[in-house]
RNA sequence: AGAGUUUGAUCCUGGCUCAGGAUGAACGCUAGCGACAGGCUUAACACAUGCAAGUCGAGGGGCAGCGGGGAUGAGAGCUUGCUCUCAUCUGCCGGCGACCGGCGCACGGGUGAGUAACACGUAUGCAACCUGCCUCAAACAGGGGGAUAAGCGGCGGAAACGCCGUCUAAUACCGCGUACGACUUUGGAGGGCAUCCUCUGGAGUUGAAAGAGUUUUUGGUUUGAGAUGGGCAUGCGGCGCAUUAGCUAGUUGGCGGGGUAACGGCCCACCAAGGCUACGAUGCGUAGGGGUUCUGAGAGGAAGGUCCCCCACACUGGUACUGAGACACGGACCAGACUCCUACGGGAGGCAGCAGUGAGGAAUAUUGGUCAAUGGGCGCGAGCCUGACCCAGCCAAGUCGCGUGAGGGAAGACGCCCCUAAGGGUUGUAAACCUCUUUUGUCGGGGAGCAAAGAUGGUUCGUGAGCCAUUUUGAGAGUACCCGAAGAAAAAGCAUCGGCUAACUCCGUGCCAGCAGCCGCGGUAAUACGGAGGAUGCGAGCGUUAUCCGGAUUUAUUGGGUUUAAAGGGUGCGUAGGCGGAAGCGCAAGUCAGCGGUCAAACCGCGGGGCUCAACCCCGUAUUGCCGUUGAAACUGUGCUCCUUGAGUGACAUAGAGGUAUGCGGAAUGCGUGGUGUAGCGGUGAAAUGCAUAGAUAUCACGCAGAACCCCGAUUGCGAAGGCAGCAUACCGGCGCCUAACUGACGCUGAAGCACGAAAGCGUGGGUAUCGAACAGGAUUAGAUACCCUGGUAGUCCACGCAGUAAACGAUGAAUACAAGGUGUCCGGGGCGAAUGGGCCCUGGGUGGCACAGCGAAAACGUUAAAUAUUCCACCUGGGGAGGUACGCCGGCAACGGUGAAACUCAAAAGAAUUGACGGGGGCCCGCACAAGCGGAGGAACAUGUGGUUUAAUUUGAUGAUACGCGAGGAACCUUACCCGGGCUCAAACGACACAGGAACGGCCCUGAAAGGGGUCGGCUCUACGGAGCCUGUGUCGAGGUGCUGCAUGGUUGUCGUCAGCUCGUGCCGUGAGGUGUCGGCUUAAGUGCCAUAACGAGCGCAACCCCCAUCGACAGUUGCUAACAGGUUAGGCUGAGGACUCUGUCGAGACUGCCGGCGCAAGCUGCGAGGAAGGCGGGGAUGACGUCAAAUCAGCACGGCCCUUACGUCCGGGGCGACACACGUGUUACAAUGGCAGGUACAGCGGGAAGCCACCUGGCGACAGGGAGCGGAACCCGAAAGCCUGUCUCAGUUCGGAUUGGAGUCUGCAACCCGACUCCAUGAAGCUGGAUUCGCUAGUAAUCGCGCAUCAGCCACGGCGCGGUGAAUACGUUCCCGGGCCUUGCACACACCGCCCGUCA
Repeated sequence: AGAGUUUGAUCCUGGCUCAGGAUGAACGCUAGCGACAGGCUUAACACAUGCAAGUCGAGGGGCAGCGGGGAUGAGAGCUUGCUCUCAUCUGCCGGCGACCGGCGCACGGGUGAGUAACACGUAUGCAACCUGCCUCAAACAGGGGGAUAAGCGGCGGAAACGCCGUCUAAUACCGCGUACGACUUUGGAGGGCAUCCUCUGGAGUUGAAAGAGUUUUUGGUUUGAGAUGGGCAUGCGGCGCAUUAGCUAGUUGGCGGGGUAACGGCCCACCAAGGCUACGAUGCGUAGGGGUUCUGAGAGGAAGGUCCCCCACACUGGUACUGAGACACGGACCAGACUCCUACGGGAGGCAGCAGUGAGGAAUAUUGGUCAAUGGGCGCGAGCCUGACCCAGCCAAGUCGCGUGAGGGAAGACGCCCCUAAGGGUUGUAAACCUCUUUUGUCGGGGAGCAAAGAUGGUUCGUGAGCCAUUUUGAGAGUACCCGAAGAAAAAGCAUCGGCUAACUCCGUGCCAGCAGCCGCGGUAAUACGGAGGAUGCGAGCGUUAUCCGGAUUUAUUGGGUUUAAAGGGUGCGUAGGCGGAAGCGCAAGUCAGCGGUCAAACCGCGGGGCUCAACCCCGUAUUGCCGUUGAAACUGUGCUCCUUGAGUGACAUAGAGGUAUGCGGAAUGCGUGGUGUAGCGGUGAAAUGCAUAGAUAUCACGCAGAACCCCGAUUGCGAAGGCAGCAUACCGGCGCCUAACUGACGCUGAAGCACGAAAGCGUGGGUAUCGAACAGGAUUAGAUACCCUGGUAGUCCACGCAGUAAACGAUGAAUACAAGGUGUCCGGGGCGAAUGGGCCCUGGGUGGCACAGCGAAAACGUUAAAUAUUCCACCUGGGGAGGUACGCCGGCAACGGUGAAACUCAAAAGAAUUGACGGGGGCCCGCACAAGCGGAGGAACAUGUGGUUUAAUUUGAUGAUACGCGAGGAACCUUACCCGGGCUCAAACGACACAGGAACGGCCCUGAAAGGGGUCGGCUCUACGGAGCCUGUGUCGAGGUGCUGCAUGGUUGUCGUCAGCUCGUGCCGUGAGGUGUCGGCUUAAGUGCCAUAACGAGCGCAACCCCCAUCGACAGUUGCUAACAGGUUAGGCUGAGGACUCUGUCGAGACUGCCGGCGCAAGCUGCGAGGAAGGCGGGGAUGACGUCAAAUCAGCACGGCCCUUACGUCCGGGGCGACACACGUGUUACAAUGGCAGGUACAGCGGGAAGCCACCUGGCGACAGGGAGCGGAACCCGAAAGCCUGUCUCAGUUCGGAUUGGAGUCUGCAACCCGACUCCAUGAAGCUGGAUUCGCUAGUAAUCGCGCAUCAGCCACGGCGCGGUGAAUACGUUCCCGGGCCUUGCACACACCGCCCGUCA
């Protein structure tokens, strides 16, 4: 000293929370010792029992009890006059219960109920007072009297206790005498503070006493003084609520009295009508106050336990008595409640003293010892009493101190735990082990100080002390302390470990159990739950809970704010109050300084000292405050004088929708009357309600009514604000300018108060043209109590009155001063400019837009401040509750307004700005996106995939675009993962080791559906003779899993999207997130390029580099080609030959807006341009930025974790993946004449071929079969079709269409039943161009036609991937739909509009 938490991120505002310290604490776990402090915070609840206040015989009468003496009697012992015992008498002595008397009991001890008060603190005053015991001083004590308690006798009562009679004493009580004194009255002197005070003289009235004794002494009375202790009064100080605003009749004062120690309405009679209060009276609530304690840097805030001072109280309430002192804790009386006793008549009691008990409570101790010390009461004293006190006991309840060992010791042991696990890390020098020490504890021995007094004797001496000697007194305690002995011996826990906050891993659990101070953890890999290992913190303690301060500058005096975060009153006038211009003189209240008094002690701070240290204790010293006094005079204040610049007044000339009242005007609207005129008008997105043939709308004329004032008109003007707009008149208010005549600070602000205050609303009375809540109808809609339309009441207008609120806003209170500028406009004033000015300069006030400094969280503000300062007022203190709600009060006719909470609940709620995403916001642009076209899908049948359903199983994944002829580029068995059944368990395969056996392997037999099981026969090589190769069996270690998790992953892929974007470095801007660059203009297919530019560059993307096609050249020339030459054939590059052409293959060339014209700054665009095979990216492919969708895939593969192990592994047979009321996707074939069928006839390219392609021949209608040449292929094979020619069909469910079904076959294959393809014959279904909707395509494209290939025994292929043949139409254009890019704007979204969020209901 700060930190966490609002957001995707940021800054700010703001609340919540944490880290610190503290406690009379409590609870949980744990616990060795000592010292010093502490210990009912709750029920001022109730209390059993014991103790806590007595003492004096030197005041007295006495003698119950005790001891002694004496007397008498009896008894015993016996030494016969002694001893002992008992009884009675005797106050004679020591003493003494009860009694009279004195002093004390008013202290000490407890508690905090009450009390908001002169109760307390502090400072003063008493000229208005008292004070026992104590000290000092003066004086005195003469002489008398009458009682009474105890006692004795009697009586009553259960008791407590009471009554009657009688005797008696005193330091008890009462007269008399004397006395300074007191009081009344009257002179004198002095002083002060108003009433007065002091000294002194005269007169009158009145008041004392006590003795005792050891003869040393002590007590008594009066007066004065002191000391101590009290009483009273006053200033100042310390609390919450204003949702308590008025309170008060003894109330305030006076005169007179009473009362008191004393003043006083303290009390009383009379008189007056005062007194207190916004500087908070009164009321209500709470509370003992202070020294101090805790916290804090301080200022403050909170507290008042222990100790000290004061107060109050003593079961509750009241009252007095006694006394120096009480209205009395352990006194009295009365009343009340409660408890107890009782003979029922009546009595007794008061722990908030010390212990202790019950109760209450989270919670607080022993019914201890002693008067040894200190202190108190009484006493001459010894002494007695003392639950005050001093000690001990219990309690970690606090602070301080000590210990639980120290040094060495690595094989870094064992064990636990963890890991990347042959091994390593950690626990950890920790342990073991060696050496050493002995505090505390244990045992033994010694052993304090606290003790001074007192008593006795002596002495100095002389009455009160000192000195000497002897002697007595310790509860604590044989304690502290000291010495010795043995022995590491007997002594460590608690909390935490996600961030804040020091400390991390494993296992278990699986939004469960639980944690949590805040944020938040837990839904199968939890450092946050529980356990463990380890670590961290503190340590005889550690955590938790509660409370206080701090952090919180989060109530802000120090030290905050109010445009938008909470917060400026709607506006003015103005009372109190606060603040206030220039000069001079005085005063000294504030202020400052010196001195004095006080501020108790303790505590805190500082300096010393004593307990072994420390805590603790002791000594010394210092401090803010209040009061007094002396001085200073700058500032504030105050008194006086003076000034003019603040303010105001006057004079002159202006501007204005300023206000009030009255009058006038035209246009529009509606209505009325009349004319013209005819079928509609009106209204809307479109309509309808409505109006209209009874004549509307439209139009013309005249009239009436009410309301509002077009243009001018504007960032214009005026007003305090609300607000104010036709014109004129009257009256009224205000501002500004100029001048400088007058006043002379007269000023600013302003709680209360008063006034004004839009619209709507209310009351009364008018008025009512328009518009128009409510209401009605028509539409819209799922509904439509709305938006739209047709009507329409209140209202809108006027007068008077009320109401008193608005986003009453500049969301910005008023005033003053000061600090760069430039610009527009409105209203004033002044100056300059002239040969054609129309301006220039200066100055004052208002109103706008920029902008410097500054300020601000930023946006913004910026001489009209939100800058810099000053003054005054108002207001704010987390969100919700609470749309300022409830209650109370005030106002109002009401509506309602003003003031204005709490319970409860949340951890946020806000402000500004940033980046995205989004918008049925805007701008620009693109894409077969739309449009323009061509052909399809959606209807039919079939094929195929999917959903659903079914099933023993119909294995599984993929599910909008981006799943659905997809994984699968080939499910009859196999595949196969699914189902049923039968088997196996080192296992179907593989690796390693050990042991046993056997070659391996092949054949045969039985059983079985097969796998499997059982049996039998045949059958080796090498060798260093050990064995090895290979195989089987047994055992062990590794296996195996298409089981789960694609939300643990790698890799791969889809999509946005071949869209033009995505970023970085440095610099610059911004507090920051971030921005700039990447924006703007032009351009491009393109962030492609150019220009501009606080940016300059760069990277990943674009483009290019790569492949194929189109042209040409060079080289090469077989299996390809054939122009020329030659040969030959029915024909044919068939042959010789050729290297021209085509073609094949390789390497090159070519295209770059290069050239020309136009446009353009350029980039570039454009032209039926030139040239060229190709022209502006020539066509196609490969190539996919940062990222998004927790997109897809654990079943292609790999892989973490979890799960199964005679099974979730594996083998085999069979079945299923092919099911079928249905729904969807993708296709094929069609519905026909641009066609079908039949016959004839022509032209490709990519590719494939040996378990193959198969020419050709034969057979079969055919699928195909039987023969059979060539070819591992530019050589052989794999028939192109549409097309063209001819014929036929003639619009029909057909010579279209071919599903379905029957029959007969072929081929592949171990095997075509479930479940193959093909062929032939027969059958001949639906279907006549397809609803809403929807898909593809911009040129060699669509459409159409066939061919090939992969997989493959065969094939459900109509699929996929390729190839060539024929070969179109259309694009005006970018408004709209979809998707995308850039810029901008709004935003309460950020899981980002499939968002957020409101209300109702369940």